[in-house]
RNA sequence: CCCCUCUUAGCUCAGAGGUAGAGCGUUGGUCUUCUGAACCAAGGGCCGUGGGUUCGAACCCCACAGGGGGGU
Numbered sequence: 001c002c003c004c005u006c007u008u009a010g011c012u013c014a015g016a017g018g019u020a021g022a023g024c025g026u027u028g029g030u031c032u033u034c035u036g037a038a039c040c041a042a043g044g045g046c047c048g049u050g051g052g053u054u055c056g057a058a059c060c061c062c063a064c065a066g067g068g069g070g071g072u
C1' cells in the first nucleotide's frame, strides 16, 4: 500500500427496506430461617461516525474511524 471481514443493550449474539429482540447480567417482588435456585415484573441501545439513495434505512451505496485476518 492492496483485499476480505466485523462494529446492534453492561456482556455474548439475532434481526438480509416498514421507527429494534433473545440469553446472561442488573433492579424490584414472590418463595426461603438466610443465601442460592425457581417464578413474575421492570429498567437498559434510536444500531461505530458522517454523507447519499428511497415515501421509508440497523439492513442498500460512498467516505472515515476502530478490531480481526490475508497479500505484497
Base pairs, nucleotide, nucleotide: 001071002070003069004068005067006066007065010024011023012022013021018055026042027041028040029039030038048064049063050062051061052060

Model confidence (mean pLDDT): 81 of 100. Predicted 3D model of a 72-nucleotide RNA (transfer RNA) from Emiliania huxleyi. Rfam family: tRNA. Rfam describes the family as follows. Transfer RNA (tRNA) molecules are approximately 80 nucleotides in length. RNAcentral records the identical sequence in 2 taxa. The RNAcentral record of the sequence draws on ENA, Ensembl Protists and Rfam. The organism belongs to Emiliania, within Eukaryota.